A computed fold for a 350-nucleotide part of an RNA from an uncultured bacterium, annotated as small-subunit ribosomal RNA, central domain. RNAcentral holds the full RNA, with entries from ENA and SILVA. The coordinates come from a structure-prediction model, not an experiment, and the mean pLDDT is 84.

Context: one part of a larger RNA
RNA sequence: UUGGGCGUAAAGCGCACGUAGGCGGUCCAGCAAGUGGGGAGUGAAAGCCCUCGGCUCAACCGAGGAAGUGCUUUCCAAACUACUGGACUUGAGUACCGGAGAGGGUCGCGGAAUUCCCGGUGUAGAGGUGAAAUUCGUAGAUAUCGGGAGGAACACCAGUGGCGAAGGCGGCGACCUGGACGGAUACUGACGCUGAGGUGCGAAAGCGUGGGGAGCAAACAGGAUUAGAUACCCUGGUAGUCCACGCCGUAAACGAUGGAUGCUAGUCGUCGCGGGUAUUGACCCCUGCGGUGCCGUCGUUAACGCAUUUAGCACUCCGCCUGGGGAGUACGGUCGCAAGGCUAAAACUC
Repeated sequence: UUGGGCGUAAAGCGCACGUAGGCGGUCCAGCAAGUGGGGAGUGAAAGCCCUCGGCUCAACCGAGGAAGUGCUUUCCAAACUACUGGACUUGAGUACCGGAGAGGGUCGCGGAAUUCCCGGUGUAGAGGUGAAAUUCGUAGAUAUCGGGAGGAACACCAGUGGCGAAGGCGGCGACCUGGACGGAUACUGACGCUGAGGUGCGAAAGCGUGGGGAGCAAACAGGAUUAGAUACCCUGGUAGUCCACGCCGUAAACGAUGGAUGCUAGUCGUCGCGGGUAUUGACCCCUGCGGUGCCGUCGUUAACGCAUUUAGCACUCCGCCUGGGGAGUACGGUCGCAAGGCUAAAACUC
C1' cells in the first nucleotide's frame, strides 16, 4: 500500500457551525465526456511464447506465426450519472395557530441551616472517638431565648422525569433570548447530506488582575493509631471553592457506540401534543407524530450482548487503527503568562 476493521480486543475528533471537496429526489428534452461493443491505423528489430528448419544433440542461430492486455481515430448502443434547458413536490425551508421545558443571559426578591457578633437565662463542663487526646470553657463555654452581620447552596416537590450540540442546567419573580415539538392550511421549488483546513463553544483543576470569604477544604500544624504512619480517624487550617474581566483547552469530555437517509416482528411502561367526559382537578380513549426507558423475534456478534433510540440490511461523507514496551515520550514546529496543550518519531528490547 492493498485488505480488514473501530461498544468491551488497536481504533469515533469532547461538541457544534461551516469553506474547499465528495455525494445527492421525481419527470421531459438535448448533448455524449465516462461506460459497453464493432472496424481501421499504430504498437520498429531483437527477446518471451508456438511451429518448422541449420550446426552429429544442446546451448546458439535462421524462417514463419502468435502475442504485445496500450494509444489514436471512427461507427453503434442504452439513457443510469454529470452537464444544459424546462417542469414537479415527496427532501429541505418559510408563514399561521398551540402547548411543554432545571435551554441561555441580566436584574431583583425569599425562607431554612451553618458560622460569627451583641444581649438575656444559666453552670461546669463541652467537643470528639473503636477508645482517646490535641481543642474550646469559671475572662462563663456547651445548651436555650431575642437581636444583628455575612457568604454560599437552594430540603420537600424529584421521577427509570424534563431541557440543551456537547460541556452542562434545579428556590421564586421580571425583562432579553435560542432551539425542539404538535396541528391545520398556504407558499418557495432540490435551495439537500457530509465536511480536509478554519472558526466558535467546551466539566473540574490551574493561571493573571481586582473583589469576596459563611461552610467546606489540597498544602501545612498538632493529637491519635502503628514496628513505622510523610496515610486512613480526630482538632485546627491557607490556597481554592464564590463574583467580574481575561487566559488555559484538557477528562473514564462515556452510550467507552461520528453524522445523514431509507428499509426490517412485536410487547410493557413513561413524558409532550391531540380527542372525549359541560368547566377546573382527576380520569378515560384510540390512532398518529416527537422524545425517553425496560423486555424481546428475525438478523447480527469471537462471545458478552445489540436488537425500529441497532452493534440488523443498505447507501453516502468525515475521523481513526495496523503487535507489546520505549512513548503520547525526545527532537523540531506551533499555541500558552506559566502549568502545559497540539502535532509526533527512532535506537533499543520482548